[in-house]
RNA sequence: UAAUUGAAAGGGCAAAGUCACCGAAAGAUGGCGACGCAAAACCAUGGGUCUAACGCCUUCGCGGCCAAGACAGCCAGGUUGCCAAU
Numbered sequence: 001u002a003a004u005u006g007a008a009a010g011g012g013c014a015a016a017g018u019c020a021c022c023g024a025a026a027g028a029u030g031g032c033g034a035c036g037c038a039a040a041a042c043c044a045u046g047g048g049u050c051u052a053a054c055g056c057c058u059u060c061g062c063g064g065c066c067a068a069g070a071c072a073g074c075c076a077g078g079u080u081g082c083c084a085a086u
Base pairs, nucleotide, nucleotide: 003086004085005084006083012037013036017032018031019030020029022027035073041079042078043077045076046075047074048071049070050069055065056064057063
């Protein structure tokens, strides 16, 4: 330095829930909180999922369709990266 792996140590992140706050919503951010995580760090590129304001349709229904809105802790891909063992 590279590949594979995760027994140890020191650290790191933080699901559900809840409070505050932003948002039409999905969801984001911060506090509390830990289910888990070696990339649970970063990027919406492909697939997937969620929402449906605006817009369109409408039999006018509390209806249907639509992402330019989201999810990186769904999968793949890309970029970066700690410690240790072999």
Molecule: c-di-GMP-I riboswitch aptamer
Organism: Deltaproteobacteria bacterium